A computed fold for a 1682-nucleotide part of an RNA from a Bacteroidota bacterium, annotated as large-subunit ribosomal RNA, half A. Taxonomically the source falls in Bacteroidota (Bacteria, Pseudomonadati). It matches the Rfam family "Bacterial large subunit ribosomal RNA".
Context: one part of a larger RNA
């Protein structure tokens, strides 16, 4: 380390529970709001954080009613203080109060805040406070108008339902455009409890109905439709509910005004009253008649029944168990009450309740009814009048309807035309006629219908904490986001807190151990049960020479244990060693694959539901019939049952035809002897199941499209208003001087200070490199680099918004998102694509092919599978018989085509010849023919095998048809025959087999497809196949005969061409005892150096040939070597010796070279040689899940028995993916009959037994209250995988890291504990910042005390942490009470489907303008705020004087860039002087050195360096302009002055301050600290440097020509002139609201962090230096939390 057992931890599954949800039913209610809503902010309690309640009368006040003993709400107790039988708390009804915001309404605004007007009150005034009131629009009234008055009118909010305006896209059509989705979603306007519609210019059809709405049918019909996808009525019938009316006009009349008049009237317009309301036309009018009925209800009574509090309400005890009785037992009892809940386990009789009965001062609802307001009626006559006008209608263009422009009616209307008047007009699906129906162009109308935010009472074969609402719990919370918006997790002690007194350990209020409570504490608050992953400890066995899916089979040893007749028989743990053995899922032809998915565990997680849609099967009812729908009635009942609805309707009983039509037939045709479709009868309704359709339709998954909104705090550009840029350099124009020119020009010197000029900090950018890459940082750091007066950078406030913006343009940016942002919705878009899809057993079992396809990874039909029914051998095999055929083969003087060699030869070419011919020759080409050889998929004179057809026999047990359900339509290897290819491919395409696929077993080392062989189960039985038998490793070291020597064998694969006296066996042939072959001895000569050639060539450079001849036993005009040429050595050939076989050619077997790769690494290894190799033959054995044997299970079939299953059979069978069929197990809930349970249910855990499986049963322990058999029913009904969801736990790993390398060390202190805290001393770092101030932003982080669990990247005594307490003081600072810019809003106005858009007046809006305070001191924490002193601003009172007066006029306010010179006693610095103190080894003095100080504000007045002369004033006169006026301004003219502005300085000032000395007293850790008081009055108003203060709104220069308004001054108008107002002055009084702490280059802001990033402005010391560069220092601050 492993395995096992036990005990724990962690964790929070499971079981049980339920306060909360889900879905419905019935009833109520269907709104609230200017009488201030909904929603909030802030308050309110004795103490008070949150929730609830309430509102300054604040967990409440008053009255009435109920009720009757305890109360002061909840989390959530305790204490205090109170209330209450003189009736509290509590409940109901009515009233009072009701801060601020919000429609928000006096004005404004950044919601919960700021600022006002008027009247009154408080105080003498100012000021301040209080009460009331003050918006807009509509309508009404008055008014000429401006305007005034009145108004219980509107506005805003709220879930769905409703009407209207406007109106998508995804999607479907397998693409897409008409079409669809869909008039849906979304947006907008409006209303009500319902809305809308509605009393025929309607339907219909020769008959009729009689407003509308809704339900069931009609009907998926008629239609419409790229006649595609789809869309889809009406008439009529059955029901629910029922209800009808009013105006305009004619006519009569009243009032007002106007016109006209013969003054009698008449006419017109407007307003009102009466009248009148329709199709059988009606009404007016004329003539008669009538006084009632009904209603949809204005007000007010009454009665009855409810609602909003309540009251009464029957009946039980004992014993046993137990912690507890409601359990069990025994004996009772009530019931118009046995619904339900609670009580220490399960209660009719214990409690609350329940059935039933009763009850209201007040408020309120319904019904009935009385009175009342309001409305409502006839007959006849028919001359005249009335009966809805830019209307009907027509044309063109749209929309609606079932109707998509169609033959298109009807309704509606944008444009243009444009009637009639009852003898009229409209309609009846183009149009015309007849006929019929109706009476438009005005209006109202209940019920039946839709919905549920809410209230009350209930229900459920709904959920039970990952479920059910997102939310059982303080949830639309925490948290995220600029915002729209998004959006969690989280339940349980116990009956009762009896919630652990006390003791011990410990620093401890941590924790642990005892003790105690309790039935139980392993129920202890991290609390019921307490699974798994994961982490430990104890014990037993095992493991240190041994390699792999980790198991399985066998099994030694050791340990524990049961029984025992002590012989032994079992059980359990471990597992040395050995055999075999490459996970699961998915996807694939094929996966251990190095192809996908999963870290592990637990919970959740996918074929469902609806539909009088279609179809099939089964079951049931009825049957030529079957069956109801809506609805209604009844029944204790929401869902149910029964009945009605039976002359609604549907299906069927008759078909055929395009139809008229005919009909057991009909159509076709002129007509069928025909042909097509029918006729031979079974259906229908319901339930269940299979499949389809329409719906999201098995689950998860896009990129996208559309629509409404939200975003310019990032960034782009723009607008307005502010700010910033150390220092150095260069030296344009212009000017001036000199020279120069006729004059210019030009040159030079000065001056001058230009520039998208140069160098270079801040600032801004981001060139190169490195680092970083689970970072310090979701873009940075370090070094380096570009720009740095400009098209520069930057702050604040604004504008532009998604097919839009913005863009010096990169498709860049538009909040870490951009070739179209983000959020919600349509929406579960669609996905021919990928992934995943959950228990068991039994039977059968595929396909990867054909045709077609915008089709090829999809689909349709066919093929192949399965189930049911029917048929009944119709199937298949072998043999035989009879057939058709043109393949393999073969053949070709048998065709077509191609073709070798030869012969013969027509013809042609060439040569010779001729004047020309004739002719001859030809090793040239060559038809035809002959001989010979040989070829063909598209040749055949021929021609099999196999296959196919038919019949017969034998075997087999199939086949076909109809119907339900599929899957498959990627195939792969091997063998045969072929095509393509290279007779390449593990290639590709066909044919025919086999296998894999979907097939295990044996063999081939391993090895889907090769060989053998098809696995129902068991067996320590047997026989075989392929293949094997030396060992690994079962079986022959078998027999016989050969071969091989190469480890060939023994896999490059049956590797080659080619090579070789390897070896062996044949065939043929030659030589050989007359002596072969080989060896040895000897010869190998002569003509001749043959000839030619040659310098030479003599056998042997080369050429030629009668390569000849002679001698010989034999000897080439020469086989090699050799020479310059000869020579020389050899060979052929011959003789001798030897003495038996020796050669050649050719064929076969085995072997050999050819033969090159990375481990030894290509027999599986060891190894094997008369074999363990190879060949042949033979025998024996081994060898599989094959076959057999024995036993068993199941299926099918047959038979038998009997009535649902059993038995028998030597009958057959049982591999299986996709897939079909059958039968079961388990889970949750319901019903019924039963049963179990505190003497212990469910759940958990372990063991045993049992079933073929899913599973079941029992026992022990735990647990502590429910569970369930059986028979049926209903489903949120079974997980290992979806890069699944959530939680928990591992792994890496005690590993990386601990966030700037500016740095720490020592001593002391506090403390349980100190590297980090405090103090001190050293050291180090920053010092244009790491110092100080301040805006934004944050929002208590500030200070003090206490604490250290968590937070702090370590520790912590410390902290920006936790707890408690404290802290922010203003007339003058900033903002408001003042002003305006960009821009916003905007009564009115203009425009627009709606919401809305634009904008004048006005009103908001700083980043700008205006505007009055300084010094010192003080606190733990504030100070221009408090205190001291000294000032100023505005107002009031008072006094005096008298031209004041504005929302109007004028002036002023009032403005750019750059550059330069000056001033300067500012600040600051340096130096020196002076004052005080300190240091000095020892002691004093001087000197020396060091430290501190040597100082000073605002204000008022005086005044001054400098600047300015076209500057600044003063006065007079005129005046046509300044919208009116003006004494003002402007303009014109004249006179005259030197002023004007202005830092500094003086004063303030005796600061009694700093400082020095002394020092009561207090505190103390004994070191010291704090300190009132007293004393001293003390030292520069020195020099220098320098400047961006100031003067200054200066001056110069340039071109790009550089806010507004108010305050302020002045002028008058109206008006006032005893007031008011103005001016002046002493004194007194008054002076509001908000901010003010702290951080603020950062640990407090923006970046998820105590984050190396970002963040506007101000101050700016010394040495060196041009400098704010850089280095070192000061003040001050730090050492960066291991």
């Nucleotide at each position: 380390g492993g395995u096992g057992u036990c005990u724990g931890g962690u964790g929070g599954a499971u079981g049980c529970c339920u306060u909360g949800g889900a879905u419905c039913u019935u009833a109520u209610a269907g709104g609230c709001g200017a009488c201030g809503a909904a929603a909030g902010a802030c308050g309110u309690g004795a103490u008070a954080g949150g929730c609830u309640g309430c509102g300054a009368u604040a967990a409440g006040c008053c009255a009435c009613g109920g009720g009757g003993a305890g109360g002061u709400g909840c989390c959530g107790a305790a204490u205090a203080a109170c209330c209450u039988u003189c009736g509290a708390u509590c409940c109901g009804u009515g009233g009072a109060c009701c801060u601020c915001u919000g429609a928000a309404u006096g004005g404004g605004g950044a919601a919960a805040c700021c600022c006002g007007g008027u009247a009154c009150u408080a105080u003498g005034a100012a000021g301040u406070a209080g009460u009331a009131u003050c918006a807009u629009u509509g309508c009404g009234g008055c008014g000429u108008a401006a305007g005034c008055c009145g108004u219980u009118a509107a506005a805003g909010c709220a879930a769905a339902c409703c009407c209207g305006g406007a109106g998508a896209a995804c999607u479907g059509a397998a693409a897409c455009a008409u079409c669809u989705a869909a008039g849906u979603a979304c947006c907008c306007g409006g209303a009500g409890g319902a809305a809308g519609a509605g009393a025929a210019a309607a339907c219909a059809a020769a008959a009729g109905u009689g407003a509308u709405u809704c339900c069931g049918c009609a009907a998926g019909u008629a239609g419409u439709g790229g006649c595609g996808a789809g869309c889809g009525a009406a008439c009529g019938c059955g029901g629910a509910a029922u209800a009808g009316c009013c105006c305009a006009a004619a006519c009569c009349u009243u009032g007002u005004u106007g016109g006209u008049u013969a003054c009698g009237g008449c006419c017109a317009a407007c307003a009102g009253g009466g009248g009148g309301u329709u199709g059988u036309a009606g009404g007016a009018c004329u003539a008669c008649a009538a006084u009632g009925u009904g209603g949809a209800c204005u007000g007010u009574g009454a009665a009855u029944a409810g609602a909003a509090a309540g009251u009464g309400g029957a009946a039980g005890g004992u014993u046993u168990u137990g912690g507890a009785a409601a359990a069990a037992a025994c004996c009772g009892u009530c019931a118009u009450a046995g619904a339900g809940g609670g009580u220490g386990a399960u209660a009719g009789c214990c409690c609350c309740g329940u059935a039933c009965a009763c009850g209201a001062a007040u408020u309120u609802u319904a019904u009935u009814u009385g009175c009342u307001a309001c409305c409502u009626a006839g007959u006849a006559g028919u001359a005249u009048c009335c009966u809805g006008a830019g209307u009907a209608c027509c044309a063109c263009g749209g929309g609606g309807u079932c109707g998509g422009a169609g033959a298109c009616g009807c309704c509606u209307u944008g444009u243009g035309g444009g009637a009639a008047u009852u003898u009229g007009c409209c309609g009846g699906c183009a149009c015309c006629a007849u006929c019929c129906g109706g009476u438009a162009a005005g209006g109202c109308u209940a019920a039946a219908u839709a919905c549920u935010u809410a209230u009350a009472a209930g229900a459920u074969a709904c959920c039970g904490a990952u479920a059910g609402c997102g939310a059982a719990c303080c949830a639309g919370u925490a948290c995220u986001g600029u915002g729209a918006a998004g959006g969690a997790a989280a339940g349980g002690c116990g009956a009762a807190a009896a919630g652990a007194a006390c003791c011990u350990u410990g620093a401890a209020c941590a924790a642990a151990g005892g003790a105690g409570u309790g039935a139980a504490a392993u129920a202890g608050a991290a609390c019921c049960u307490g699974a798994a992953a994961c982490c430990a400890g104890a014990c037993a066995c095992u493991u240190a020479c041994a390699a792999g899916c980790a198991g399985u089979u066998g099994g030694a040893g050791u340990c524990c244990u049961u029984c025992u007749a002590c012989g032994g028989a079992g059980g359990g743990a471990u597992g040395a060693c050995a055999g075999c053995g490459u996970g699961c899922c998915u996807u694939u032809u094929g996966c251990a694959u190095a192809a996908u998915g999963a870290g592990c565990c637990u919970a959740c997680g996918a074929g469902u539901u609806a539909c009088u849609c279609c179809u099939c099967a089964c079951u049931a009812g009825c049957a030529a019939g079957g069956u109801u729908a809506a609805u209604u009635g009844c029944g204790u009942u929401a869902a149910c049952g029964c009945a009605a609805g039976u002359c609604a309707g549907c299906c069927g009983a008759a078909g055929c035809g395009a139809a008229a039509g005919c009909a057991a037939g009909u159509c076709u045709u002129a007509a069928c002897u025909g042909g097509g479709c029918g006729u031979a009868u079974a259906g229908u309704u319901a339930g269940u199941g299979g499949g389809g359709g329409u719906a999201g339709a098995c689950g998860c998954g896009a990129a996208a499209c559309u629509u409404u909104g939200u975003g310019a705090u990032c960034u782009a550009c723009c607008c307005a208003u502010g700010g910033u840029c150390a220092g150095g350099a260069u030296g344009a124009a212009g000017u001036u001087c000199u020279g120069g020119u006729a004059a210019c020009a030009c040159a030079g010197g000065a001056u001058g200070g230009a520039g998208g000029u140069c160098c270079g900090a801040a600032c801004u950018g981001g060139u190169g490199a490195a680092c970083g890459u689970u970072g310090a940082a979701a873009a940075g750091u370090u070094c380096u680099c570009g720009g740095a007066u400009g098209a520069a950078c930057u702050g604040u406030g604004g504008g532009u918004a998604g097919g839009g913006g913005u863009g010096a343009a990169a498709g860049g940016c538009u909040a870490a998102u951009c070739a179209a942002a983000c959020u919600g919705a349509g929406a579960g878009a669609u996905a021919g694509c990928u992934c995943g899809u959950a228990c068991u057993c039994c039977c059968c079992g595929a396909a990867a092919u054909g045709u077609u396809u915008u089709u090829a990874g999809g689909a349709a039909c066919a093929g192949c599978c399965u189930c049911a029914a029917u048929u009944g051998a119709a199937u298949u095999g072998u043999c035989g018989u009879a057939g058709a055929g043109g393949u393999a083969g073969a053949g070709c003087u048998a065709c077509u085509g191609a073709u070798u060699g030869g012969g013969c030869u027509a013809g042609g070419g060439g040569g010779c010849u001729u004047c020309a011919u004739c002719g001859c020759c030809u090793a040239c080409c060559g038809a035809a023919c002959c001989c010979u050889g040989a070829c063909a998929a598209a040749c055949u004179c021929c021609g099999a095998a196999u296959g196919c057809u038919a019949c017969g026999a034998c075997a087999u047990g199939u086949g076909a048809u109809u119907g339900g359900g599929a899957g498959u339509g990627a195939g792969u290897c091997u063998c045969u025959g072929g095509g393509c290819g290279c007779c390449a491919a593990g290639g590709u395409c066909c044919u025919g087999g086999g296998a894999c696929g979907a097939g295990a077993g044996g063999c081939a080392a391993a090895c889907a497809a090769a060989c053998c062989a098809g696995a129902c189960c068991a067996u320590c039985a047997g026989c075989u196949a392929a293949g094997g038998u030396c060992c690994c490793a079962a079986a022959a070291u078998g027999u016989a005969u050969a071969u091989u020597a190469a480890g060939u064998u023994g896999c490059a694969u049956c590797u080659a061409a080619c090579g070789a006296g390897g070896u062996u066996c044949g065939a043929c042939u030659g030589c050989a005892c007359u002596g072969a072959c080989a060896g040895c001895c000897a010869g190998g000569a002569u003509g001749u150096u043959u000839g030619c050639u040659u310098g030479g060539a003599a056998g042997c450079a080369g050429c030629c040939a009668u390569u000849c001849a002679u001698u010989u036993a034999a000897a080439g005009a020469g086989u090699g070597c050799g020479u310059a040429a000869c020579a020389g050595c050899u060979c052929a050939c011959u003789g001798g010796u030897c003495g038996a076989g020796c050669g050649g050619u050719u064929g076969g077997g085995c072997g050999u070279g050819g033969a090159a790769g990375a481990u030894a690494a290509a027999c599986g290894g060891g190894c094997a040689u008369a074999a363990a190799a190879u060949a042949u033959a033979c025998u024996a054995c081994c060898g599989a899940a094959g076959c057999u044997a024995u036993g068993g299970a199941c299926u099918a079939u047959g038979c038998a028995u009997u009535u649902a299953a059993u038995g028998c059979a030597u009958u057959a069978g049982u591999g299986g993916u996709a897939g079909g069929g059958g039968a079961g197990c388990a889970u949750u809930c319901c019903a019924g009959c039963g049963g179990c349970g505190c003497u212990g249910a469910a759940g958990g855990u372990u063991u045993a037994c049992u079933g073929u499986u899913a599973g079941g049963u029992a026992a022990g322990c735990u647990g502590g209250a429910g569970c369930u058999u059986c028979u049926g029913g209903a489903a949120a009904a079974g997980a290992a995988a979806a890069u699944g969801u959530a939680g928990g736990c591992a792994u890496a790993a005690g590993u990386a890291a601990c966030g700037a390398u500016a740095a720490u060390g020592c001593a002391g202190g506090c403390a349980a504990g100190a590297a980090a805290c405090c103090u001190g001393c050293a050291c180090a770092c920053c010092g244009a910042u790491a110092g100080a101030c301040u805006a934004a932003g944050g929002u208590u982080u500030c200070c003090u005390g206490a604490a250290c669990a968590a937070c702090g990247u370590u520790a912590a005594u410390c902290g920006a942490u936790u707890c408690a307490g404290g802290g922010u003081u203003a007339g003058u600072c900033g903002g408001g009470g003042c002003c305006u810019a960009a821009g916003g809003c905007g009564a009115g106005u203009c425009c627009g489907a709606a919401u809305g858009g634009a904008u004048a007046a006005g009103u908001c809006g700083a980043u700008g303008g205006a505007u009055a305070a300084u010094u010192g001191g003080u606190u733990a924490a504030u100070a221009u705020u408090c205190c001291a002193a000294u000032a100023c601003u505005g107002g009031c009172u008072u006094u005096a004087u008298u031209g004041c007066g504005a929302u109007g006029g004028g002036g002023u306010g009032a403005c750019g860039g750059a550059g330069u010179a000056g001033u300067g006693a500012a600040a600051g610095g340096u130096a020196u002087g002076c004052c005080u103190c300190c240091u000095g080894a020892c002691g004093g003095a001087a000197u020396a050195g060091g430290a501190g100080g040597u100082u000073a504000a605002a204000a008022a007045g005086c005044a001054a360096a400098g600047g300015u002369a076209u500057a600044c004033g003063a006065c007079c006169g005129g005046u046509a302009g300044g919208c009116a006026a003006a004494u003002c301004c402007g303009c014109c003219g004249g006179u005259u002055g030197u002023g004007c502005u202005g830092a500094a300085g003086c004063c303030g000032a005796u600061a009694g301050u700093a400082c020095u000395g002394u020092g009561a007293g207090c505190c103390u850790u004994c070191g010291g600290g704090c300190a009132a008081g007293c004393a001293g009055a003390u030292a520069a108003u020195u020099a220098c440097c320098c400047u961006a203060a100031u003067c200054a709104g200066a001056c110069u220069u340039c071109c790009a020509a550089g806010a507004a308004a108010a305050a302020c001054c002045u002028c008058u108008a109206a008006g006032c002139u005893u007031c008011a107002g103005a001016u002046a002055a002493c004194a007194g009084c008054c002076a509001c609201c908000c901010g003010u702490a702290c951080c603020g280059c950062a640990a407090a802001c923006c970046g998820a962090c105590a984050c190396a990033g970002g963040u506007a402005g101000u101050c700016a010391a010394g040495g060196a230096g041009a400098g704010u560069a850089u280095c070192c220092u000061g003040a001050g601050g730090u050492g960066c939390u291991c």